FMN riboswitch aptamer (RFN element), 123 nucleotides, folded computationally. The model forms 94% of the base pairs in the Rfam consensus. The sequence was found by an Rfam model in a public genome assembly. Its Rfam family is "FMN riboswitch aptamer (RFN element)". Its family is annotated with FMN binding in the Gene Ontology. For this family Rfam cites "Regulation of riboflavin biosynthesis and transport genes in bacteria by transcriptional and translational attenuation" (Vitreschak et al., Nucleic Acids Res, 2002). The coordinates come from a structure-prediction model, not an experiment, and the mean pLDDT is 80.
[in-house]
RNA sequence: CUGUUCUUUCGGGGAUUUGCGAAAGUCAAAAUCGGUAGUAAACUCUACGAGGGUCGAACCUUCGACCCAUGAGCCAGUGAAACUCUGGCAGCGACCGUACAGUCGGGAUGAAAGAAAGAAUAU
Numbered sequence: 001c002u003g004u005u006c007u008u009u010c011g012g013g014g015a016u017u018u019g020c021g022a023a024a025g026u027c028a029a030a031a032u033c034g035g036u037a038g039u040a041a042a043c044u045c046u047a048c049g050a051g052g053g054u055c056g057a058a059c060c061u062u063c064g065a066c067c068c069a070u071g072a073g074c075c076a077g078u079g080a081a082a083c084u085c086u087g088g089c090a091g092c093g094a095c096c097g098u099a100c101a102g103u104c105g106g107g108a109u110g111a112a113a114g115a116a117a118g119a120a121u122a123u
Stems, first nucleotide, its partner, number of pairs: 002122009016030004031103002033093002035048004043091002051068007073089005095106003
C1' cells in the first nucleotide's frame, strides 16, 4: 500500500403570499428543496437506498431468501472530454392521515445506500 474481518462516529432538504371555500401548508397562481456511488462537477444519465408482502431461521430484537412497487430533459454555447459546467425553457418527487400533500402530522430519537476514523489479520 492492498485485501478480509470487527468496532465507533457520521449519514435528507424545503411553505412565504394571494385567491376560492364551512374546511386546504393538500386545490389554483406564484415561492421553495434536491440522499449515496460512478462519470468533466448530475433532482432528470448509469447503478444503489428509503416502501409493501411471503417464507425460513432465530427469539424478546433481529438475520436471510424470494416476490411486488420504484418519478422526471431537452435546446444552444464552451471544451480534448459535459444528457453533469454556463445560458434558456421544461419536468419530477414513496406509504398512512387529513379538503386531493416533495414542503404539515405520523411510522421515524427508526432504517439504509454509503462516508470517515481506529483495531486485528494476511500479503